The RNA shown here (transfer RNA) has 74 nucleotides and comes from Promineifilaceae bacterium (SeqCode). RNAcentral holds the sequence, with entries from ENA. The source organism's lineage runs through Bacteria, Bacillati, Chloroflexota, Promineifilales (SeqCode) and Promineifilaceae (SeqCode). The prediction has a mean pLDDT of 80.
RNA sequence: UGGGGUGUGGCCAAGCGGUUUAAGGCAGCGGACUUUGAAUCCGAAGAUCGGUGGUUCGAAUCCACCCACCCCAG
Numbered sequence: 001u002g003g004g005g006u007g008u009g010g011c012c013a014a015g016c017g018g019u020u021u022a023a024g025g026c027a028g029c030g031g032a033c034u035u036u037g038a039a040u041c042c043g044a045a046g047a048u049c050g051g052u053g054g055u056u057c058g059a060a061u062c063c064a065c066c067c068a069c070c071c072c073a074g
Base pairs, nucleotide, nucleotide: 001073002072003071004070005069006068007067010026011025012024018057029043030042031041032040050066051065052064053063054062
């Protein structure tokens, strides 16, 4: 430099144009239980979806460019 892939809460991860306010798990926080802790159970909070534009009545989802990382080719 060319081609491909990925980017969603602290971590993993669902979603593939409309309904629900973006599932779920782990961690953390509060509580129950326990002599204490672990385990278990209950509860609450946290993401406008890598960035900027565009398409559309409507975008995490489609398109363009850019950024980061990974793979392939040189």